RNAcentral holds the sequence, with entries from MGnify. A computed fold for a 161-nucleotide RNA from a mouse gut metagenome, annotated as Lysine riboswitch aptamer. The model forms 100% of the base pairs in the Rfam consensus.
RNA sequence: GAUAGAGGUUGCGUGAUUCAUCAGUAACUUAUUGGAUGCAGCAGGUGCAGGGGAAGAUAAGUGAAAGGGGAGAACGCCGAAAGAAAAUGUUUCCUGUUGGGAUUUUCUUGGGCGUAUGUUGAAGAAAUAUACGACUGUCAUCGUUUCGAUGGGGAGCUAUC
Numbered sequence: 001g002a003u004a005g006a007g008g009u010u011g012c013g014u015g016a017u018u019c020a021u022c023a024g025u026a027a028c029u030u031a032u033u034g035g036a037u038g039c040a041g042c043a044g045g046u047g048c049a050g051g052g053g054a055a056g057a058u059a060a061g062u063g064a065a066a067g068g069g070g071a072g073a074a075c076g077c078c079g080a081a082a083g084a085a086a087a088u089g090u091u092u093c094c095u096g097u098u099g100g101g102a103u104u105u106u107c108u109u110g111g112g113c114g115u116a117u118g119u120u121g122a123a124g125a126a127a128u129a130u131a132c133g134a135c136u137g138u139c140a141u142c143g144u145u146u147c148g149a150u151g152g153g154g155a156g157c158u159a160u161c
Stems, first nucleotide, its partner, number of pairs: 001161005008078001011077004017071003027062007037049003041097005081109008090100002110136002113133008138152006
């Protein structure tokens, strides 16, 4: 250097299926009230609607969806993958900005779990960052040696050539 493997059946990720939640919410219709603005995350512009009654409020009726999540199964894998920063596109009628998403580069993280705090989120779900805790896998050193202690990290570890 090349090839092949291991950590766990709660290792990681992905399109589709299904279930709950989102929510009796948004939206629409009718009636009453209201009386000049309303429409796209925000601002400006343009356009559209509006005294033939805007926004708002009340009552009745109809009544979602997206994102996120659980489940079995399928597929791809073992920096699998996740997060942060920067750059370049992309997302709305146009411009700017916020947010979302894609690619590349740099940095961090062995893995999952629990607790606390922060962020995202409709959420007591879930994800993510930090700290702490035990567990687990691997290597090194030491020892009272099939176990224990200390320490390190995946650009690692094991086997073969």